[in-house]
């Protein structure tokens, strides 16, 4: 600097659910837990998905539609880093 084909060490995250909390929601974040995961470490830069609080339209109302500024790195690309083992 390549590659993660196979094996293996040392460690490391942690889904589904539950139980608190926070938020309008999608959801985060703490405990339990362990589906998995070589980046499942970091970053919303593109797209992809989820939600509609505000706003805006409609509407006598009730309510309805639009829509990201909310969220997701465990959706895919991109960027930046980094064990371990190989050449």
């Nucleotide at each position: 600097a390549u590659u993660g084909a196979a094996a293996a060490a040392a460690g490391g995250c942690a889904a589904a659910u539950c139980c608190g909390u926070u938020g309008a929601a999608a959801a985060g974040c703490g405990g339990a837990g362990a589906c998995g995961c070589a980046a499942a470490g970091c970053c919303g830069c593109a797209a992809g998905u989820c939600u509609a609080a505000a706003a805006c339209a409609a509407g006598a109302a009730a309510u309805u539609g639009u829509c990201a500024u909310g969220a997701u790195g465990g959706u895919u690309g991109g960027g930046c880093u980094g064990c371990c083992a190989u050449u």